RNA sequence: GGGCCUGUGGUCUAGUCUGGUUAUGACGUUGCCUUGACAUGGCAGAGGUCGAGGGUUCAAAUCCCUCUGGGCCCA
Repeated sequence: GGGCCUGUGGUCUAGUCUGGUUAUGACGUUGCCUUGACAUGGCAGAGGUCGAGGGUUCAAAUCCCUCUGGGCCCA
């Protein structure tokens, strides 16, 4: 220099192909209940500018362009 894959709560992840109701689940975390206490269990909550910017569209995590973090291959 060329090509491909990838970035979604603290962590992992569904959703993207085929745009459409309030972005899914688990773990973690906070409060409460249960216990003599702990563990387990139950109930409720907080936590996301969906990597950044722009474009298309009535509508974008999803489509297009650029940039950028990470990974792989070729030279």

Predicted 3D model of a 75-nucleotide RNA (transfer RNA) from an archaeon. Its Rfam family is "tRNA". Model confidence (mean pLDDT): 80 of 100.